The RNA shown here (small-subunit ribosomal RNA) has 1514 nucleotides and comes from bacterium K2-10. Its mean pLDDT, the model's own confidence on a scale to 100, is 82.

């Protein structure tokens, strides 16, 4: 300096909704790892590596050393004697192995099985303890003895391993002796401690000790004191779930006295007492080594405890004690078990949770490696030996750290690749290639460490340790690290991902398939979500995945949460333990605060400094360790202990008010029965009915009686009461509460766990009662069905007394106190000050509303506001208040209360919508009033089904069916069969030929394939026009996808909405304007308003019409003059219609009422025409994935001798049926005959086609006019007048049919139109039901025109004739707006509830089986220790030699391990069958919810079984 403090920083998002606030869970981005697995892999440095089977081991190796403790040998050397030459013997040197004997072997190592404990961490204590070796001090160390292993002999036995018997040594062992400050007893004295006590002193008795080695200086040895250092025991406090483990406990707490230990102690024993533990969690049960510390976290925490380090336990399982300073002893023992091995079958033999390694297991975890060189250990004087400790090294990307695979330059922006509408670009990409450099690592060759200090032995210094000093000598790693040189870009890159989240996009296959997936969620023909490519993006020698911890999760909330509606307030109360507690002294110091002192191991973390090239690691130094203990102060507060106060409380007096409780009485009204009497047919009841009563006299009436239950009117967001609840009046008894006084007590309070008691309904028990109501039941109705609702009866029950139950939406969905926060109104209760008013206090009960709080509805002095103080109670939905277990109850059930498994949301509270068998209100030929049809016949024409080789395709409520098609005999046409084409039928460009062309001819059904013959184009030419045509570019599809599209069209609907910018509201979503009050056809207009203005819509602006007016009169017109064949024909007018172009006009513009003095409505004037005069065009945002790829155009698939393209024929026209749309009729308002009058609007040249002739007629012949105000289609029909039918299947009807025709066309047979002649079907006005039309409309009449060769009963258009009827807006449809309720948003064609039937899943119960683990009572008793001991047996010592002490074997008592029996408890697994519970495709009955969900709906009960019924909330 810094580690301390401050300050900064650290806390983030996504997915329930059409959208939006909350509120809630699930998931994911982070960081960790003893990790596996999957793809890939150049180096090194540092560290880690059976988490599973404390399973089970082959093999080797991990614990020995000391001859300077000891008797001594095998052997070897070396040297003598001797010899039979094989060998014997003796001396020196050395001397393995074994054996006695000292230390060690309780240390290192290793496992985590057991423990929930003083086990462990921490912090005291020991006046209650022990401690080899080591320090340090005092003193000592005399004298004997008796064995005893090895060695030999001999035996037994397979082995292991044992027995006799002779003989021998010590630092083995034994006795005697000496002996203090040792121990013990008695005893004497100071001095001291919280207490038992302790410490020095003194004097007596009594008991205990050694051992020698080896050369000269050491080391041993005994005793005793004291240090060190290891232990040992006590105690405080801290240490995991479970209460669906609530009582446990008989050596059990405690006491005397003993015994035992190194030591207290029930640690044992004997007596006595009857305690002790336990809601602060005892007992039991489940899991677990504990700790420094690791990992995360912003932090308080949560998880976790592998490597190191410390304590603990454990050494195959149990049990035991020796031995020792220590062990109840991992590599010792003894016994039992169970396992493996070995045997000669009698008997033995072992224990890797030591290092390797082996089988097993398992997703998984490594050499049978090297050295003791270095650090430690054992043992030795020492050299030294042993040491899987420990150094090293090998094996794995398991992990943290560092390097590297190259750098610079280089566009023709190269070839591939990959994308692409513009065959031109993009991109990969400076990336290659090429040039130029470097040489980290690899190759190779050379150099080459530190880790080593030494110890020894020898000098030399030294009283001892011990110091000096010079020689030798010692490296496993390793020839490694590390250094140099050469050489050459040379040897080095993967891997996940690219919809959001989340950094990163295109194409190609697939075609809800295959497969993705961490949530949401992608795939069903144009997939950025699957597979592949390319390109990109993130990390990299490692990247992904998977588990499993924290985090994020304020998502268990100390910090830092909630409970009116979201998960949560107990149904109320009294209380008990427990928390918490008024003003004021005075003490005391427990908590609280400060200072010291101690402790908090090192390693870890931080921090500086430093060593390896850097980092990772490693090394010093400090700091942190928020803790504990100890001591010294402070005293405000909290607490303990004492003293006063009177404001909380409570008691006292003086009034009040009340459906507050329990008894007992007591009363009218109603109901329902009875008797009696009037009195006659219904009479109840319903949506309508029936069951049901009544002529045996109901109902109705009147009067009398009887018996229950219930109390009208007052009565009221009024009253009491804790809650459940209480109502006719009286009386008894009885709890509370307010007010007001201000006498007494002095904190006595305040929640309140377990506890105690109250507690609607229902329902249970016994006995009563029983009028009406009425579960259950039974019958009528409804109804597809009706175990219902609607109606007729009608049991329990509903009443009562006693006694259970103990629960409800037991609700304000708001726990009980207690203070504090702006008001304003009602209203019971009382009090005081004025008095008709009113003012002002206590307690209640209500309604409004500041601030404030909330997710937001809302709440707001009765709080859900601010605060404090107890209780209770939540933590995703479902499973489920369920199941097992306990408790309580007669039962019904109550109470306490999971788990598996299942989803990604379940819920709340508002928006905005759309919907309702909600409301309110306004429109619409929507209903009503009318007319006139549709449905019944025929027949026309679509359309379904069928049928068929084809009957081409489309359209399918409304919004498809006389629709696409405004016109299928061929063509059309697409369809079908059959016989032909293949660059093609049709467009351009063409090389080459050739005029084109025309006529005859074969064959064929034609397409088509041939022959024969004429003809030889235009141009001065270059060529050009037409035909044939090789090859090439390029064709064609009426194939598929209207759900990839444009376009264009229906439809709500010509209904009045949709909608912005600013602003204001709100936390959002969104709302305000658009709502409201008039008022319109109208979001049209006025007026009011937090709005204020704008668009697109509405309305005019356009066009026909209606009525005048100018201006120009032909092909139109003809009033008035002429003329006239009598036809505006003709002169000839320009007035008239009329045509066609300008203008005018209508604007609620004027009156008048009504209205807000406004929009604006009635009415009336004028005028042609009056309130938008009629019609027409004109169709907002938007909905139907609406229609259309077959009008066209277009993207993607598809076909390419065919799905093209020509061709003949057949089909689109079939026909047991069904439905739309028409047409004709069913007749007399009328058919049929005759005679007659009036339109408009149009079309005409491949055309209209006049006049004339013929034909009965369709219609032919011939022809004039007219591209049209001229000509022609063209006679308009109904109408008028006459006549005839007489109600008749007809003089209505016209279908079919037969036979004869005309027209059109190559062509009428399928399959045309007409036309005449003959016959003359059904139908007599149409069932349910259902369509148009509000005025020149319906209705009825005829006319034209598109298409068209031909072929309307459709379609468009024209114009004649010409009505009815609308009280009105209950109802139906359908639409605007306004509120409302919602569980609906794909939006009521919505949503959803149960059963039953199939598959799969977990789990309850279950005759019951079959483990585990433990209590209790017993059996049993190895081996070992204590006791006892009758037998047996014994070196030391004593002897009186007899034996005696004492020992030992044996027997045996006590405790015990294995085992073993009887009963319980608990836990697991499994069971025939059984119960619900979940999930699941498109099943199956029914609608129980959501809307007044069609009977309002939960909640608790109890009956029936899918629903009522009774009481309660809303």
């Nucleotide at each position: 300096g810094a580690a301390u403090c401050g300050c900064c920083c650290u806390u983030a998002g996504a997915g329930u909704u059409g959208a939006u606030c909350a509120u809630g869970g699930c998931u994911c981005a982070g960081g960790a790892u003893g990790a596996a697995c999957g793809c890939u892999a150049g180096c090194g440095g540092c560290a880690g590596g059976c988490c599973u089977a404390a399973u089970a081991c082959a093999u080797g190796c991990a614990a020995g050393u000391c001859g300077a403790g000891c008797g001594g040998u095998a052997g070897a050397g070396a040297u003598g004697c001797u010899u039979u030459c094989g060998g014997g013997u003796g001396u020196c040197u050395u001397g393995a192995g074994a054996g006695c004997g000292g230390c060690g072997c309780a240390c290192g190592g290793g496992u985590g099985c057991g423990u929930a404990a003083c086990a462990c961490g921490u912090a005291u204590g020991c006046a209650a303890c022990c401690u080899a070796c080591c320090u340090u001090a005092u003193a000592c160390a005399g004298g004997g003895g008796g064995a005893u292993a090895g060695c030999c002999c001999g035996g037994a036995g397979a082995a292991a391993u044992c027995c006799g018997g002779a003989u021998u040594a010590a630092u083995a062992c034994c006795c005697c002796a000496u002996g203090g400050c040792a121990u013990c007893a008695u005893u004497u004295a100071a001095c001291u401690g919280c207490a038992u006590g302790g410490u020095u002193u003194g004097a007596u008795g009594a008991u205990u000790a050694a051992a020698g080695a080896u050369u000269u200086a050491u080391c041993g040895g005994u005793a005793u004191a004291a240090g060190a250092u290891g232990g040992g025991c006590a105690u405080g406090c801290g240490u995991c779930u479970g209460a669906u483990u609530a009582g446990c406990u008989a050596g059990u707490u405690g006491g005397u006295g003993g015994g035992g230990u190194a030591a207290c102690g029930g640690c044992c024993c004997a007596c006595c007492a009857a305690g002790g533990c336990g809601a602060c969690g005892a007992u039991c049960a489940g899991u677990a080594g504990g700790g420094g510390u690791u990992c995360u976290g912003a932090g308080a925490g949560g998880a976790a405890g592998g490597u190191c380090c410390c304590c603990c336990a454990c050494a195959c399982u149990g049990g035991c004690a020796c031995u020792g300073a220590g062990a109840u002893a991992c590599g010792g023992g003894c016994c039992a078990g169970a396992c493996u091995c070995c045997u000669a079958c009698g008997g033995g033999a072992g224990g890797c949770a030591g290092c390797a390694g082996u089988a097993g297991g398992g997703a998984a975890u490594a050499u049978u490696g090297g050295g003791c060189a270095a650090u430690g250990g054992a043992c030795g004087a020492g050299a030294g030996u042993c040491u899987g400790a420990c150094c090293c090294a090998g094996c794995c990307a398991u992990g943290c750290c560092g390097c590297g695979u190259g750098c610079a330059g280089g566009a023709a922006g190269a070839c591939g690749g990959c994308c692409u509408a513009u065959u031109g670009g993009g991109u990969u990409g400076u990336a290659a290639a090429c040039u130029g450099c470097u040489u980290u690592u690899a190759u190779a060759c050379g150099g080459g460490a530190a880790g080593a200090a030494a110890a020894g032995g020898c000098c030399c210094a030294u009283g001892c340790g011990u110091g000096g000093g010079a020689c030798a000598u010692u490296g496993c790693c390793g020839g490694u690290a590390c250094c140099g040189u050469a050489u050459g870009a040379a040897u080095a890159a993967g891997c996940a991902c690219c919809g959001g989240c989340u950094a990163a996009c295109u194409c190609c296959g697939u075609g809800c398939c295959a497969g993705c997936a961490g949530c949401c969620g992608c795939g069903g023909u144009a997939a950025u979500a699957c597979g592949g490519a390319g390109g990109g993006u993130g990390c990299a020698a490692g990247c992904g995945u998977u588990g499993u911890c924290c985090g994020g999760a304020u998502u268990u909330a100390u910090u830092g949460g909630g409970u009116u509606u979201a998960a949560a307030g107990g149904g109320u109360g009294c209380g008990u333990a427990g928390g918490c507690g008024g003003c004021u002294g005075a003490u005391u110091a427990a908590g609280u605060c400060a200072g010291c002192g101690g402790u908090g191991a090192a390693a870890g973390a931080c921090u500086c400094c430093g060593g390896c090239u850097c980092a990772a690691c490693c090394g010093g130094a400090g700091c942190a360790g928020u803790g504990c203990c100890g001591u010294u102060g402070a005293u405000a507060c909290u607490g303990g202990u004492u003293g006063g106060c009177u404001u909380g409380a409570g008691u006292g007096c003086u009034g009040c008010a009340g459906g507050g409780g329990u008894a007992c009485a007591u009363g009218g009204a109603a109901u329902u029965g009875a008797u009696g009497g009037u009195g006659u047919a219904g009479c109840g009841g319903u949506g309508a009915a029936a069951u049901g009563c009544a002529u045996a006299g109901a109902u109705a009436c009147c009067a009398u009686c009887a018996g229950g239950a219930a109390c009208a009117c007052c009565g009221a967001u009024a009253g009491c009461g804790a809650a459940g609840g209480c109502a006719u009046u009286g009386u008894a008894c009885u709890g509370g509460g307010c007010a007001g006084c201000a006498a007494c007590u002095g904190a006595c309070g305040c929640u309140g766990a377990u506890g105690c008691a109250c507690g609607a309904a229902a329902g249970c028990g016994u006995g009563g009662g029983g009028a009406g109501c009425g579960a259950a039941c039974a019958g009528g109705a409804u109804u597809a069905g009706a175990u219902a609702c609607c109606c007729u009866g009608g049991u329990a029950g509903u009443c009562c007394a006693c006694g259970c139950c103990g629960u409800a939406a037991a609700c304000g969905a708001u726990g009980a106190u207690u203070a504090c926060u702006c008001g304003c109104u009602g209203u019971u209760a009382u009090g005081c000050c004025u008095u008709u008013a009113g003012g002002u206090g206590u307690a209640g009960c209500g309604g409004c509303a500041a601030a404030g709080c909330g997710a937001a509805a809302g709440c707001g002095u009765u709080a859900a506001g601010u605060a404090a103080u107890c209780c209770a109670c939540c933590u995703g939905g479902g499973g489920a208040g369920u199941a097992c277990g306990c408790c309580g109850g007669c039962a019904a059930c109550g109470g306490u209360g999971a788990a598996a498994c299942u989803c990604a949301a379940a819920g709340g509270a508002a928006u905005u919508g759309a919907c309702g068998g909600g409301g309110g209100u306004c429109c619409g030929c929507a209903c009503a009033a009318g007319c006139g049809g549709u449905g019944g016949a025929g027949c026309a024409u679509g359309u379904g089904g069928u049928u068929u080789a084809a009957u081409u395709c489309g359209a399918u409520g409304a919004u498809a069916c006389g629709c696409g098609a405004g016109g299928a005999a061929c063509c059309u046409u697409a369809c079908c069969u059959g016989g032909g084409c293949u660059a093609g039928a049709a467009u351009g460009u063409g090389a080459a030929g050739g005029a084109a062309u025309g006529a005859u001819u074969u064959g064929g059904a034609g397409a088509c394939a041939g022959a024969u013959c004429a003809g030889u184009c235009a141009g001065c030419a270059a060529u050009g026009a037409c035909c044939u045509g090789a090859a090439a570019c390029a064709a064609g599809g009426u194939g598929c996808u209207g759900c990839a599209u444009g376009g264009c069209u229906g439809u709500c609907g010509u209904c009045a909405g949709c909608u912005c910018g600013u602003g204001c509201c709100g936390u959002g979503a969104g709302g305000u304007g658009u709502u409201g009050g008039g008022u319109u056809a109208a979001g049209u207009c006025c007026c009011g308003c937090a709005a204020c203005g704008a668009g697109c819509g509405c309305a005019a602006c356009c066009c026909c019409u209606a009525u005048g007016u100018u201006c120009a009169g032909u092909u139109g017109c003809c009033a008035g003059c002429g003329g006239u064949u009598c036809g505006g024909c003709c002169g000839g007018g320009a007035a008239c219609u009329c045509a066609a172009a300008g203008g005018a006009g209508a604007c609620u513009g004027c009156c008048a009422g009504u209205g807000a003095u406004a929009a604006a409505c009635u009415g009336g004037a004028g005028g042609a025409a009056g309130g938008u005069g009629g019609g027409g065009a004109u169709g907002a945002c938007g909905u139907c994935a609406a229609g259309u790829c077959a009008u066209c155009a277009u993207g993607g698939c598809c076909c390419u001798u065919a799905c093209g393209a020509g061709u003949a024929g057949g089909g689109c026209u079939a026909c047991a049926c069904a439905c739309g749309u028409g047409c004709u009729a069913c007749a007399a308002u009328g058919g049929c005959g005759u005679a007659u009058a009036c339109a408009a609007a149009g079309a005409g040249a491949a055309g209209c086609g006049a006049c004339c002739u013929c034909g009965c007629g369709a219609g032919a012949g011939c022809a004039a006019g007219c591209g049209g105000a001229c000509c022609u289609c063209a006679u308009a029909a109904a109408g008028u007048a006459c006549g005839u039918c007489g109600u008749a299947g007809u003089c209505c009807g016209g279908a079919u049919u037969g036979g004869a025709g005309u027209c059109u066309g190559c062509a009428a047979c399928u399959c045309g139109a007409c036309u005449c002649c003959a016959a003359g079907a059904a139908g007599u006005c149409g069932g349910a039901a259902u369509c148009g039309c509000u005025a020149g409309u319906a209705a009825u009449c005829g006319u034209a025109g598109a298409u068209c060769a031909g072929a309307a009963u459709g379609c468009u258009a024209c114009g004649g004739u010409g009505a009815a009827u609308a009280c009105g807006u209950u109802c139906c449809c359908g639409g605007g707006c306004c509120u409302u309720g919602u569980a609906c948003a794909c939006a009521c064609c919505g949503c959803c509830c149960g059963u039953c039937a199939c598959a799969c899943c977990a789990u309850g119960g279950g005759a019951g089986u079959g483990g585990g683990u433990u209590g209790c009572a017993a059996a049993a008793g190895a081996a070992g220790u204590a006791g006892g001991u009758a037998g047996c047996u014994u070196a030391a010592c004593c002897u009186u030699c007899g034996g005696g002490a004492g020992g030992g074997c044996g027997c045996u008592u006590a405790c015990c391990a294995c085992u073993u029996u009887g009963u319980g408890a608990u836990u697991c697994a499994u069971g025939a069958c059984u119960g619900g519970g979940g999930u699941g495709a498109a099943g199956u009955c029914g609608u129980a919810a959501c809307a007044a969900g069609g009977u309002a709906a939960c909640c608790a009960a109890g009956g029936g079984c899918g629903a009522u019924u009774c009481g309660u909330u809303u």
Rfam family: Bacterial small subunit ribosomal RNA.